RNA sequence: AACGGGGUAGAGCAGUGGUAGCUCGUUGGCUUCAUACGCCAAAGGUCAAAGGUUCAAAUCCUUUCCCCG
Numbered sequence: 001a002a003c004g005g006g007g008u009a010g011a012g013c014a015g016u017g018g019u020a021g022c023u024c025g026u027u028g029g030c031u032u033c034a035u036a037c038g039c040c041a042a043a044g045g046u047c048a049a050a051g052g053u054u055c056a057a058a059u060c061c062u063u064u065c066c067c068c069g
Stems, first nucleotide, its partner, number of pairs: 003069005010024004018055001026042005048064005
């Protein structure tokens, strides 16, 4: 310098144009003499950044930054 893959909740990951989800974790409740397990519920995201296309963008296009090869 070029090319390829990736960046989404605290962690690991889905989501290929139409309400942002899953598991674990966290918090509260139920259960227990108590803890754990189990069950129920909740909180937590300006989807790496900016711009563009579109009625509508995490998703398509351009540029930049970061990680891996």
RNAcentral holds the sequence, with entries from ENA.
Transfer RNA from a Pseudomonadota bacterium, 69 nucleotides, folded computationally.
Its Rfam family is "tRNA". It is annotated as a transfer RNA.